The RNA shown here (Fluoride riboswitch aptamer (crcB RNA motif)) has 68 nucleotides and comes from a Bacteroidales bacterium. It was read from a public genome assembly, where an Rfam model found it. Taxonomically the source falls in Bacteroidales (Bacteria, Pseudomonadati, Bacteroidota, Bacteroidia).
[in-house]
RNA sequence: GGUGGGCAAGGGAAUGAGGUUUCCCGGAACCGCCAGGGUCCUGCCUGGCUGAUGACCUCUGCUUGAUA
Repeated sequence: GGUGGGCAAGGGAAUGAGGUUUCCCGGAACCGCCAGGGUCCUGCCUGGCUGAUGACCUCUGCUUGAUA
């Protein structure tokens, strides 16, 4: 210096918060989808689209409709 393993603070799952739970990471996990272009491939560029959840419940925000 490189590689592997163990433990720990904890952390992550495309837009906020709380609870529950699942998975993943702990020199990483994570950083959405579609079309076109580019590229040996990936990365990248342009345009368009969905969703406040990984999942469930609640709150807040946004959008649509109805009623008062």